[in-house]
RNA sequence: AGAUGGCUGGAUGGCUGCCUCGGGGUCCUUGCGGCCUUGGGGAGGAAAGUCCGGGCUCCACGGAAACAGGGUGCCGGGUAACGCCCGGCGGGGGAAACCCUAGGGAAAGUGCCACAGAAAGCAAACCGCCUGAAGUUCGCUUCAGGUAAGGGUGAAAGGGUGCGGUAAGAGCGCACCGCGGUGCCGGCAACGGCACCGGCACGGUAAACCCCACCCGGAGCAAGAUCGAAUAGGGGCGGCAGGUUCGAGCGAUCGGACAGCCAGGUUUCCGCGGCCGCCGCCCGGGUAGAUCGCGCGAGGCGCCCGGCAACGGGCGUCCCAGAUGAAUGGCCAUACAAGCGGGCUAGACCCGCUGGACAGAACCCGGCUUACAGGCCAUCU
RNA sequence: GGCCCCAUCGUCUAGUGGUCCAGGACAUCACUCUUUCAAGGUGAAGACACGGGUUCGAUUCCCGUUGGGGCCG
Numbered sequence: 001a002g003a004u005g006g007c008u009g010g011a012u013g014g015c016u017g018c019c020u021c022g023g024g025g026u027c028c029u030u031g032c033g034g035c036c037u038u039g040g041g042g043a044g045g046a047a048a049g050u051c052c053g054g055g056c057u058c059c060a061c062g063g064a065a066a067c068a069g070g071g072u073g074c075c076g077g078g079u080a081a082c083g084c085c086c087g088g089c090g091g092g093g094g095a096a097a098c099c100c101u102a103g104g105g106a107a108a109g110u111g112c113c114a115c116a117g118a119a120a121g122c123a124a125a126c127c128g129c130c131u132g133a134a135g136u137u138c139g140c141u142u143c144a145g146g147u148a149a150g151g152g153u154g155a156a157a158g159g160g161u162g163c164g165g166u167a168a169g170a171g172c173g174c175a176c177c178g179c180g181g182u183g184c185c186g187g188c189a190a191c192g193g194c195a196c197c198g199g200c201a202c203g204g205u206a207a208a209c210c211c212c213a214c215c216c217g218g219a220g221c222a223a224g225a226u227c228g229a230a231u232a233g234g235g236g237c238g239g240c241a242g243g244u245u246c247g248a249g250c251g252a253u254c255g256g257a258c259a260g261c262c263a264g265g266u267u268u269c270c271g272c273g274g275c276c277g278c279c280g281c282c283c284g285g286g287u288a289g290a291u292c293g294c295g296c297g298a299g300g301c302g303c304c305c306g307g308c309a310a311c312g313g314g315c316g317u318c319c320c321a322g323a324u325g326a327a328u329g330g331c332c333a334u335a336c337a338a339g340c341g342g343g344c345u346a347g348a349c350c351c352g353c354u355g356g357a358c359a360g361a362a363c364c365c366g367g368c369u370u371a372c373a374g375g376c377c378a379u380c381u
Numbered sequence: 382g383g384c385c386c387c388a389u390c391g392u393c394u395a396g397u398g399g400u401c402c403a404g405g406a407c408a409u410c411a412c413u414c415u416u417u418c419a420a421g422g423u424g425a426a427g428a429c430a431c432g433g434g435u436u437c438g439a440u441u442c443c444c445g446u447u448g449g450g451g452c453c454g
Base pairs, nucleotide, nucleotide: 001381002380003379004378005377006376007375008374011334012333013332014331015330016329018042019041020040021039022038023037024036025035026034027033028031044358048369049368051367052366053365054364055363056220057219058218059217069216070215071214072213073212074088075087076086077085078084089103090101091100092099093098104211105210109209110208111205112204113203126151127150128147129146130145131144132143133142134141135140159177160176161175162174163173164172178200179198180197181196182195183194184193185192186191224292225291226290227289234283235282236281237280238279239278240277243258244257245256246255247254248253264276265275266274267273299318300317301316302315303314304313305312306311336356338354339353340352341351342350343349344347382453383452384451385450386449387448388447391407392406393405394404399437409425410424411423412422413421430446431445432444433443434442
């Protein structure tokens, strides 16, 4: 100078609040009640984004399979599971420590490869090089062939370098590298190594369709469960009467008047019954609201054992937020880091001022990603 | 709290991975027309939210971030 892994995320004390759980006292209108007092606990490594995987709850479904849709994709292992983690393999970068890697299949099929260029996918020949013929102003031109070394175009031009070879060239021949095939060896495997064979056949793109293998039912705590007012609907039962006064009559009773009510009305005159309405009680659904779900859990810490590791096993110990407009705050002091200014004895010093990253639970857990002032530790180049 | 969707000039929008220095309408500006304004005509300026990746090539495909919108008792 750099690389990797891990820890921490302001400290200590005092005063004063807030949320929650428990003990004691006291008061009554006995209620998860009020007041007083006392003790325990009280944000994070990401609580964030909601990107994956699960628990839990409800819905759907006879089991399984399949279609559609979505996802994952080298190999082995870990895990409740994963797109996560660990260990390796291949490829790429770096002097190295180390880092990056969506890394199945392009000889199953289809599509696309713009512009440029002669030619872009059953390849092709513009310039050039070479041979022959004809013409010639001896510079070259035209025609018929050969070629793919060189130039030029492009992201990409049907192996690369070198030697030989040839009219010029060419895997045409040879050596090495690459590629393909076969066999043997090592490895659980991905893959690696060696030997032999083949002159080379097979461009790229699947974060284009697709093929192959494997995985996935849907919704989400505003899931869901219990209790349940007021008002308005639904159902059942009961009631809707009688009072005062005058007259007639022996009387039962009849006729009239007045007052009055939340209430009776109607159905042929009356009664029962029906219909509409009113009053009271009961039942049921459901709203507001309340309670549960709700924190003992794939839990934290320590030690030992197995494993390279991720992780697993055993023992001991601890209980550690639970709000619902939403608590975890404020003030002071002391040192500490950081920044700024000043002093002179110029330092590992003194004085003064400022002042502490990203950000905050809302059902829970395992990951990933993103944000983050600094400080500390270990290993390595 | 949970579940979804979207992002292109100032506004509304078009845009199979390629001839795209992204097209159109309204708005803005300049010129023209008119006595002047408006309308009309001609022209100009103006955008793919941001950062990576795949690909020869990305507004488009993939991942992440940011911003906005909708639904659920």
This is a predicted complex of two RNAs, RNase P RNA and transfer RNA, with 454 nucleotides together.
Rfam match: Bacterial RNase P class A. It is annotated as a ribozyme. Rfam links the family to the GO terms tRNA processing, dimeric ribonuclease P complex and ribonuclease P activity.
The coordinates come from a structure-prediction model, not an experiment, and the mean pLDDT is 78.